[in-house]
Notes
This is a predicted structure of an 84-nucleotide RNA (c-di-GMP-I riboswitch aptamer) from a Bacteroidales bacterium. The coordinates come from a structure-prediction model, not an experiment, and the mean pLDDT is 79. The source organism's lineage runs through Bacteria, Pseudomonadati, Bacteroidota, Bacteroidia and Bacteroidales.
RNA sequence: AUAUGCUAUUGGCAAAAUUAUCGGAAGAUGAUGAUGCAAAACGAUAGGAAUUUAACCAAUAAGGAAAAUUAGCCAGUUGCAUUU
Numbered sequence: 001a002u003a004u005g006c007u008a009u010u011g012g013c014a015a016a017a018u019u020a021u022c023g024g025a026a027g028a029u030g031a032u033g034a035u036g037c038a039a040a041a042c043g044a045u046a047g048g049a050a051u052u053u054a055a056c057c058a059a060u061a062a063g064g065a066a067a068a069u070u071a072g073c074c075a076g077u078u079g080c081a082u083u084u
Base pairs, nucleotide, nucleotide: 005080012037013036017032018031019030020029021028022027035072041077042076047074048073049070050069051068052067053066056064057063
């Protein structure tokens, strides 16, 4: 420096559910909790994908434009111990 994540150590994060608050909603934050994760770290106008529809336009049906949301969806970027 690159690859790897077999083995080991120090550890890390925190699903569902419950609850409080915020939001029109998707959902977010805190607490409890632990499904699981070797990147479950980072970033939402650098890519793709998915979700919501209060206000606006239109319409008295389905829509449009736009805004908002999800990274524990894929991809991208970065990082850590042992061994080789």